Context: one part of a larger RNA
Molecule: small-subunit ribosomal RNA, 3' major domain
Organism: uncultured bacterium
RNA sequence: UGACGGGGGCCCGCACAAGCGGUGGAGCAUGUGGUUUAAUUCGAGGCAACGCGAAGAACCUUACCCGGUCUUGACAUCCAAUGACAGUCCUAGAGAUAGGAUCUCGCCUUCGGGCGCAUUGAGACAGGUGCUGCAUGGCUGUCGUCAGCUCGUGUCGUGAGAUGUUGGGUUAAGUCCCGCAACGAGCGCAACCCUUGUCUUCUGUUGCUACCAUUAAGUUGAGCACUCUGAAGAGACUGCCUUCGUUAAGAAGGAGGAAGGUGGGGAUGACGUCAAGUCCUCAUGGCCUUUAUGACCGGGGCCACACACGUGCUACAAUGGACUAUACAAAGGGUCGCCAACCCGCGAGGGGGAGCCAAUCCCAGAAAGUAGUUCACAAUUCGGAUCGGAGUCUGCAACUCGACUCCGUGAAGCUGGAAUCGCUAGUAAUCGCGGAUCAGCACGCCGCGGUGAAUACGUUCCCAGGCCU
Repeated sequence: UGACGGGGGCCCGCACAAGCGGUGGAGCAUGUGGUUUAAUUCGAGGCAACGCGAAGAACCUUACCCGGUCUUGACAUCCAAUGACAGUCCUAGAGAUAGGAUCUCGCCUUCGGGCGCAUUGAGACAGGUGCUGCAUGGCUGUCGUCAGCUCGUGUCGUGAGAUGUUGGGUUAAGUCCCGCAACGAGCGCAACCCUUGUCUUCUGUUGCUACCAUUAAGUUGAGCACUCUGAAGAGACUGCCUUCGUUAAGAAGGAGGAAGGUGGGGAUGACGUCAAGUCCUCAUGGCCUUUAUGACCGGGGCCACACACGUGCUACAAUGGACUAUACAAAGGGUCGCCAACCCGCGAGGGGGAGCCAAUCCCAGAAAGUAGUUCACAAUUCGGAUCGGAGUCUGCAACUCGACUCCGUGAAGCUGGAAUCGCUAGUAAUCGCGGAUCAGCACGCCGCGGUGAAUACGUUCCCAGGCCU
């Protein structure tokens, strides 16, 4: 000077408390450990690993295992020789490959050749998801969006250092005010950025419809008022009033206002910490490998299963299940695509072919809700696991190992011990919709809207953090 203390003071945070809903019990999904295995590829390990890398393992991916193969190589540059190569077909083979048939002679040219491609040969070299994240860059997590971290000059101290940055108030904030041997400054805070909430102007088609006609329907004439679109502005600044405060910073209340004291949300992450994570994104030092630790192919595995843990989904029912009718979104995606009407099928789906490169057409029926009927507390008309059968779709191919449909089957489960998690408002809870990845595969992830609570006395205690001592 720091760090630490079951030392003290002050102050914060869903940290506790007050509430609401969960997890921990069940079934299933998924990740991990363990075990097993020829292989179950590798990494991640308290918070900050465990629906994580993986925004999608049937083959491919794929790095693992078994088997079959290659050795200048699947890929790059250089040299020499040759001339096309590719494609199509046949044969052998699991294929990689090997043999044969056919087709063949690219572009430019000063006809010397050059360029491109392929094959063969020689070696220089290629290659490595092999090791080291404790050799590294880059990127990332975390404390933490916490309010801190520093510097110049001056002053003090022999010096390490201190001061400033402490003190009194105040703030979300080292935010601001006052004081002060300090005076200033920088990185952070805030603001500037995006979005949302109100209004104005402009813009009126593919959007909208008050008025005039018209229709089954904004459907069509008509119109651009309204909604909306998307560009430019306005608006909020403790600006105004009262009280408190040190005359200050500011605080409490009020007015006006769509919005009030950072309006809500996002992006934005200081100096540093954890030799934190990543050599399997990429880059890269060193080491190792070179007829193999490289490369190609077929099949298998990553999906195993006495068990243990994490994260989720579905439930245990009547605030419910079932049936019928009926209402209201937002945000997205679409040409190797989205796919309407109509027809067939109980259905998954099939046929069909209109429209749309999309404010036009399509995905697309929102669901919870509302109205009516039924069930009457039962392992049930709850719950749907599991299993049998029959199918659909994608794809070269669903046996290992896909999703979905129909019929049958109808397990555990009657609210979950110790313990533990999230959340303070359009939030929790609940309800559906879309997207990325993607041939197919979503209970995960990322977004979108619908319905819409309870509680906060307070800071004694638990946890994390800041300042002073």